RNA sequence: GCCUGGUUAGCUCAGUCGGUAGAGCGUUGGACUCUUAAUCCAACGGUCGCGGGUUCGAGCCCCGCAUUAUGCU
Numbered sequence: 001g002c003c004u005g006g007u008u009a010g011c012u013c014a015g016u017c018g019g020u021a022g023a024g025c026g027u028u029g030g031a032c033u034c035u036u037a038a039u040c041c042a043a044c045g046g047u048c049g050c051g052g053g054u055u056c057g058a059g060c061c062c063c064g065c066a067u068u069a070u071g072c073u
C1' cells in the first nucleotide's frame, strides 16, 4: 500500500425489510434472610466512532475520515 470484518450503556454483545435503541453482567435502592451469599423486584446508564449525503424518517443505505483486528504484498 491492498482486501475483508469490527466500532451501539461502565464491560461483553444483539438490533431481521429504513419506522419510538435492547439483553446479560455491573452499580444503586428495596424485598427475603439471625447475618452474608444466592434469589426476586425496581431504578440508573446512550452524541449508535467522527463529518457529510439520500429520505417524510437512518444504528441500518451512500461517500469521506479515524481507529482496531485478520489476511496479502
Stems, first nucleotide, its partner, number of pairs: 001072002004069004010025004019056001026044006049065005

Record summary
RNAcentral holds the sequence, with entries from Rfam. The RNA shown here (transfer RNA) has 73 nucleotides and comes from Oikopleura dioica. Model confidence (mean pLDDT): 80 of 100. Lineage of the source: Eukaryota > Bilateria > Chordata > Oikopleuridae > Oikopleura. It matches the Rfam family "tRNA". By type it is a transfer RNA.